[in-house]
RNA sequence: AGGCCCAUGGUGUAGUGGUAACUCGUCGGUCUCCAAAACCGAAGACGGGGGUUCGAUUCCCUCUGGGCCUGCCA
Repeated sequence: AGGCCCAUGGUGUAGUGGUAACUCGUCGGUCUCCAAAACCGAAGACGGGGGUUCGAUUCCCUCUGGGCCUGCCA
């Protein structure tokens, strides 16, 4: 320098143009003498910017961060 892949709640993953879902965790409740377990409920996320579109997490460009491969100089 060139190419490819990835970025979604605190964690691990889905979703890939039209309401962002699940697991674990956290918090509250029921139960219990207390706690655990179980059950019920709640909070919490699309890396930044721009574009296309009626509509973008999804498509395009760019930047940032991470990973892999190739090359040049020394």
Record summary: The RNA shown here (transfer RNA) has 74 nucleotides and comes from candidate division Kazan bacterium RBG_13_50_9. Taxonomically the source falls in candidate division Kazan-3B-28 (Bacteria, Bacteria candidate phyla). RNAcentral holds the sequence, with entries from ENA. Model confidence (mean pLDDT): 83 of 100. Its Rfam family is "tRNA". Its family is annotated with triplet codon-amino acid adaptor activity in the Gene Ontology.